[in-house]
RNA sequence: GCGGCUGUAGCUCAAUGGAUAGAGUUGUGGACUUCGAAUCCAAAGGUUGGAGGUUCGAAUCCUCUCAGCCGCA
Numbered sequence: 001g002c003g004g005c006u007g008u009a010g011c012u013c014a015a016u017g018g019a020u021a022g023a024g025u026u027g028u029g030g031a032c033u034u035c036g037a038a039u040c041c042a043a044a045g046g047u048u049g050g051a052g053g054u055u056c057g058a059a060u061c062c063u064c065u066c067a068g069c070c071g072c073a
Base pairs, nucleotide, nucleotide: 001072002071003070004069005068006067007066010025011024012023013022018056028042029041030040031039049065050064051063052062053061
């Protein structure tokens, strides 16, 4: 330099172009307990890496760009 893959909650991951983006886990609060652990309940936590475009509608499709990984040179 060229090509490919990945990027979503603190972490690990889902989500056919139809929507209020979910789950587990960590943390927080509560129940239970003599106190803890375990278990149960609840709430909170997201500019879907960034910018632009297509569309009635984009995490998803297109373009550019950033970061990481892999391959080729």
Transfer RNA from a bacterium, 73 nucleotides, folded computationally. Its Rfam family is "tRNA". It is annotated as a transfer RNA.